This record gives sequence, structure tokens and C1' cells, in this order.
RNA sequence: AGCAGAAAGGCCAAACCCGUCGCGAGGCGGGGACGGAAAGCCAUGGGUCUCCCAUCGUGGAGAUCGCCAGGUUGCCGAUG
Repeated sequence: AGCAGAAAGGCCAAACCCGUCGCGAGGCGGGGACGGAAAGCCAUGGGUCUCCCAUCGUGGAGAUCGCCAGGUUGCCGAUG
């Protein structure tokens, strides 16, 4: 410098259960591990999902980054 899990030391934590918040999708805390190499962070584009309506739309308000893409930061250090 680039790369991204090989080694070692570590990290996160699906389903499910309990508590709690929310109309809901879901969030948070505890237990628990199916998995993960950004499963760190950002709703920027697409997807999916929820709620609202005299208006059903190219509408409004939300959720999800553990769906994909993009942006951004980065421990160890095999490798050059």
C1' cells in the first nucleotide's frame, strides 16, 4: 500500500423464550446461537413490510442496512 478471515486473540448474534415500548411493521434489555468478514456506521437508490385517507395515488407517515447496491470508518496481519 492493497486485501479481507488463513492463524491467534477477539467481535456481532437469526429463530425461539421472558420483560418492556409501539396501532403496526418493528425497537430496546436479558437468555439463546442459525449464521456473519464489516452482521461497524449512514435510510442515499432499489426491494420488502407496516400504518393513514372525502382523495387509493407518481399520495402521506414509518420499519428494515442480518435483502441488494452505494457512501464512510476500521482491530489482527497471512500476502506483496

Predicted 3D model of an 80-nucleotide RNA (c-di-GMP-I-GGC riboswitch aptamer) from a Campylobacteraceae bacterium. The prediction has a mean pLDDT of 79. Rfam family: c-di-GMP-I-GGC riboswitch aptamer. Its family is annotated with cyclic-di-GMP binding in the Gene Ontology. The model forms 95% of the base pairs in the Rfam consensus.